C1' cells in the first nucleotide's frame, strides 16, 4: 500500500409463482395442459464513500412474512472452456 471482514450512508438491484392453515401477509386479471402479467412489498447481491479491525485461520451457502404440500429461478463460491 493492495486485498479480507463488519458497521454506516447513497446509488443500482436479480428474485419476488400456486394451494392449504386462515374470517387475515396486499390490489386487480388469468392459469390446473396452471404454479403467470400489472402495481405495491421484501430482498440476497453489486458498486461508491467514511470508519473500525485482520496479517491467517474457520466455514459453503444465501435471498422472495411463518408452517405444511408443490412450481419455477437469482446471487454467492467453486471448476472447465473462448
Nucleotide at each position: 500500500a493492495c486485498g479480507a471482514u463488519g458497521a454506516u450512508a447513497c446509488g443500482g438491484a436479480a428474485c419476488u409463482g400456486g394451494c392449504g392453515g386462515a374470517u387475515a401477509a396486499g390490489u386487480g386479471g388469468a392459469a390446473u395442459u396452471a404454479a403467470c402479467c400489472a402495481c405495491a412489498u421484501g430482498a440476497a447481491c453489486c458498486g461508491u464513500a467514511u470508519c473500525a479491525u485482520u496479517a491467517u485461520u474457520a466455514c459453503a451457502g444465501u435471498c422472495g412474512a411463518c408452517c405444511g404440500c408443490c412450481u419455477g429461478g437469482g446471487c454467492a463460491a467453486a471448476g472447465a472452456g473462448a
Record summary
This is a predicted structure of an 82-nucleotide RNA (ZMP/ZTP riboswitch aptamer (pfl RNA motif)) from a Bacillota bacterium. Its Rfam family is "ZMP/ZTP riboswitch aptamer (pfl RNA motif)". The family has 185 seed sequences and 3,295 matches in Rfam 15.1. It was read from a public genome assembly, where an Rfam model found it. The coordinates come from a structure-prediction model, not an experiment, and the mean pLDDT is 78.